[in-house]
Context: one part of a larger RNA
RNA sequence: CUGGGCGUAAAGGGCGCGUAGGCGGUCCCGUAAGUGGUGUGUGAAAUCCGAUGGCUCAACCAUCGAGCUGCGCCCCAUACUGCAGGACUUGAGUACAGCAGAGGCAAUCGGAAUUCCCGGUGUAGCGGUGGAAUGCGUAGAUAUCGGGAGGAACACCGUUGGCGAAGGCGACUUUCUGGGCUGCUACUGACGCUGAGGCGCGAAAGCCGGGGGAGCGAACAGGAUUAGAUACCCUGGUAGUCCCGGCCGUAAACGGUGAACACUAGGUGUUGGAGGCAUCGACCCCUCCAGUGCCGCAGCUAACGCAUUAAGUGUUCCGCCUGGGGAGUACGGUCGCAAGGCUGAAACUC
Numbered sequence: 001c002u003g004g005g006c007g008u009a010a011a012g013g014g015c016g017c018g019u020a021g022g023c024g025g026u027c028c029c030g031u032a033a034g035u036g037g038u039g040u041g042u043g044a045a046a047u048c049c050g051a052u053g054g055c056u057c058a059a060c061c062a063u064c065g066a067g068c069u070g071c072g073c074c075c076c077a078u079a080c081u082g083c084a085g086g087a088c089u090u091g092a093g094u095a096c097a098g099c100a101g102a103g104g105c106a107a108u109c110g111g112a113a114u115u116c117c118c119g120g121u122g123u124a125g126c127g128g129u130g131g132a133a134u135g136c137g138u139a140g141a142u143a144u145c146g147g148g149a150g151g152a153a154c155a156c157c158g159u160u161g162g163c164g165a166a167g168g169c170g171a172c173u174u175u176c177u178g179g180g181c182u183g184c185u186a187c188u189g190a191c192g193c194u195g196a197g198g199c200g201c202g203a204a205a206g207c208c209g210g211g212g213g214a215g216c217g218a219a220c221a222g223g224a225u226u227a228g229a230u231a232c233c234c235u236g237g238u239a240g241u242c243c244c245g246g247c248c249g250u251a252a253a254c255g256g257u258g259a260a261c262a263c264u265a266g267g268u269g270u271u272g273g274a275g276g277c278a279u280c281g282a283c284c285c286c287u288c289c290a291g292u293g294c295c296g297c298a299g300c301u302a303a304c305g306c307a308u309u310a311a312g313u314g315u316u317c318c319g320c321c322u323g324g325g326g327a328g329u330a331c332g333g334u335c336g337c338a339a340g341g342c343u344g345a346a347a348c349u350c
Base pairs, nucleotide, nucleotide: 004321005320006319007304008303012318014201015200016199017198021194022193023192025088026087027086028085030083031082033081034080035077036076037075039073040072041071042070049065050064051063052062053061054060091191092188093187094186095185096183097182098181099180103177104176106174107173110154115149116148117147118146119145120144121143125136126135162169163168206247207246208245209244210243211242215241216240220236221235222234223233258317259316260315261314262313263312266295267294268293269292270291271290272289273288274287275286276285299306300305323350324349325348332343333342334341335340
């Protein structure tokens, strides 16, 4: 390089925006660069191939032919691609009317519960476990009633549900704001798809500065258990968990399934919307669109399974894989305050 692959065997980038590039709807006119063809010039010799001949044969050699798959030029063709021009509406987008939603940001605010503080009642236990003990309590605990403080999370609704590109997002109200879906017309007229680099977002933990700290709780201390117990269980408890600003940039970042488009039997549930039907009724039934589940045919698959939400049939573009270990290590580079991230070998060994 050809070729084969990426749900689970090695392999889909965590996700988006988008640059270059690659690819790209329908019709017409032109051009003729790519493309195809005729002709012509060239494509040295040797080599290779064919034929004949010369060394007794062969290797080798000689002669002739073919070929040298290429390039230049002239002319011709115009299906496809390109280029230039024009037109179109189905791709894409805009406007309009509606709809659903834990989508995002900020501000306010509510109740339940835990803990703590104050006061009342009240007395000897409470707590905890497999059983205990450490611990708390006569300086009055636990229990119970009233009042107060503070932080964090939002029971029921709640879902087989919704929204978001992913990470993720659940009390209520409001400001600002992104996206999606449906319907009917109108408008723009290919404005599209993908996307190396790049830029942005990115759970938890962790880091820096400032606040906050109820509960929980790495580390740590004690009590148990045990042969031991640097654990599992118990009593405590610091970072942290929370907020603001700035870093980090990872994950079983998973549907372990990249994005877009087209096509390919059905059945059943559910969410949002539109239309029809209707005792005009929150129903029921029918049709269509968008999403989300289950089952299942063809087909695919090593099997498991997937199956209009494809892992089926095709096209375009990107990423990635190439035996196990060594190793996501070393070295170098680069990013980071650090922790470390990204890129990423080899010897050796099986």

RNAcentral holds the full RNA, with entries from ENA. The part of an RNA shown here (small-subunit ribosomal RNA, central domain) has 350 nucleotides and comes from an uncultured prokaryote. The coordinates come from a structure-prediction model, not an experiment, and the mean pLDDT is 90.